Predicted 3D model of RNase P RNA and transfer RNA as a complex of 439 nucleotides.
[in-house]
RNA sequence: AGCAGGUCGGGCGGGCGCGCUUGCCGGUCCGGAAGGUCCGGCGGUGAGGAAAGUCCGAGCUCCGCAGGACGGGAUGCUGGAUAACGCCCAGGGGGGGCAACCCCACAGACAGUGCCACAGAAAAUAUACCGCCCGGUUUCGGCCGGGUAAGGGUGAAAAGGCGAGGUAAGAGCUCACCGCGCCUGCGGCGACGCAGGUGGCAUGGUAAACCUCAUCCGGAGCAAGGCCAAAUAGGGGGAGAGAGGUGGUCCGCCUCGCGAUCAUUCCCGGGUAGGCCGCACCGAGGCGGCGGGCAACCGCCGUCCCAGAUGAAUGCCCGCACAGCGCGCAAUGCGCGUGGACAGAACUCGGCUUAUAGACCCGCUCCU
RNA sequence: GCGAGAUAGCUCAGGCGGUCAGAGCGUCGGAUUCAUAACCCGGAGGUCGAGAGUUCGAGUCUCUCUCUCGC
Numbered sequence: 001a002g003c004a005g006g007u008c009g010g011g012c013g014g015g016c017g018c019g020c021u022u023g024c025c026g027g028u029c030c031g032g033a034a035g036g037u038c039c040g041g042c043g044g045u046g047a048g049g050a051a052a053g054u055c056c057g058a059g060c061u062c063c064g065c066a067g068g069a070c071g072g073g074a075u076g077c078u079g080g081a082u083a084a085c086g087c088c089c090a091g092g093g094g095g096g097g098c099a100a101c102c103c104c105a106c107a108g109a110c111a112g113u114g115c116c117a118c119a120g121a122a123a124a125u126a127u128a129c130c131g132c133c134c135g136g137u138u139u140c141g142g143c144c145g146g147g148u149a150a151g152g153g154u155g156a157a158a159a160g161g162c163g164a165g166g167u168a169a170g171a172g173c174u175c176a177c178c179g180c181g182c183c184u185g186c187g188g189c190g191a192c193g194c195a196g197g198u199g200g201c202a203u204g205g206u207a208a209a210c211c212u213c214a215u216c217c218g219g220a221g222c223a224a225g226g227c228c229a230a231a232u233a234g235g236g237g238g239a240g241a242g243a244g245g246u247g248g249u250c251c252g253c254c255u256c257g258c259g260a261u262c263a264u265u266c267c268c269g270g271g272u273a274g275g276c277c278g279c280a281c282c283g284a285g286g287c288g289g290c291g292g293g294c295a296a297c298c299g300c301c302g303u304c305c306c307a308g309a310u311g312a313a314u315g316c317c318c319g320c321a322c323a324g325c326g327c328g329c330a331a332u333g334c335g336c337g338u339g340g341a342c343a344g345a346a347c348u349c350g351g352c353u354u355a356u357a358g359a360c361c362c363g364c365u366c367c368u
Numbered sequence: 369g370c371g372a373g374a375u376a377g378c379u380c381a382g383g384c385g386g387u388c389a390g391a392g393c394g395u396c397g398g399a400u401u402c403a404u405a406a407c408c409c410g411g412a413g414g415u416c417g418a419g420a421g422u423u424c425g426a427g428u429c430u431c432u433c434u435c436u437c438g439c
Base pairs, nucleotide, nucleotide: 001365002364003363005361006360007359008358011320012319013318014317015316016315018046019045020044021043023042024041025040026039027038029036030035048342052353053352055351056350057349058348059347060221061220062219063218072217073216074215075214076213077091078090079089080088092106093104094103095102096101107212108211112210113209114206115205116204129152130151131148132147133146134145135144136143137142160178161177163175164174165173179201180199181198182197183196184195185194186193187192225277226276227275228274235268236267237266238265239264240262242256243255244254245253246252285304286303287302288301289300290299291298292297322340324338325337326336327335328334329333369439370438371437372436373435374434377393378392379391380390386424395411396410397409398408417433418432419431420430421429
């Protein structure tokens, strides 16, 4: 100078305040009691490594228990690990870096179809602009016919690369090496690697174009879903000749009704507002130790219980040290001032991605 | 919890990736008019929300963020 991994992410003390609390105490209300409602005090407890984005995978719940087909989506080297995964671990192959190390959507382009702008002769059943060579012809500038693809030129990409032989000039035409395909043997669970042989090299690129192959996936989501349930309106059933208002009471007066499409009243059920559960104490759980495994991870033992609302708590102040920053001075120090990243649970987990001041630990590489 | 979108100052097009970055309004200049508006002619104005990747080549395809809107 750099690479990789891990931990913390403000500390201690005091004060005020907030949420939750089936811990204890006191009070209030209901109740015969048991017990319960509400309030207060004390005690206990109270954000994260990402609580975020909602990008994947599950648990859980409901929907014709979801079997098959079509369609759609996802993934794409191999093996492992896991509840599951597109995550993770180990390995193979390719690429980058002097190195430590890092990155890879890493199946198939002789199953088929499509596309490859401009330039260029030609962009994919090959072809020939300038050249090179042969033949003919010539007014010596060239023209015609044929061969060729080594060289030039175009392009991101030009029909294997390079060298030698060969040839009129050339060409996998032939040969050596390299590359590609196929076969055989060996090693490896496998991806694959190594060695040998053989064949043509007449068949580019693109699948984050359609597509093919293999594997996986039913859908919706805690506003899932379950329970209790007011007022008003409406539904079903029953009782019923009176009911309500005025008024201190009766009479009177007014309104509705008087035998069933009904006044009034009682009961039942559905659903709404609202409330409770789901939901916070048991988990694919955290921490520590031991053992197995290269590792991801797994097993055993011990220990702990660890936030929970519904306008939504987790904050503020003071003091002391600590890191950082700025200024001054008699300057590896002292003094003063400033000041602490990203961010904030809402059903719960496993991952990924993104944001993050700074501090600490361990290992490795290169240079001097 | 779920679903859309971002292109000129504003509102929107852009098919299966290629000289294709466009339209209308607005703006600027000219012409017309005594002057203004309208009409007519011409021009400028864009890293296509940001960053990576695939490809020879990305507004378009893929991924990750940011912002906005809706249920």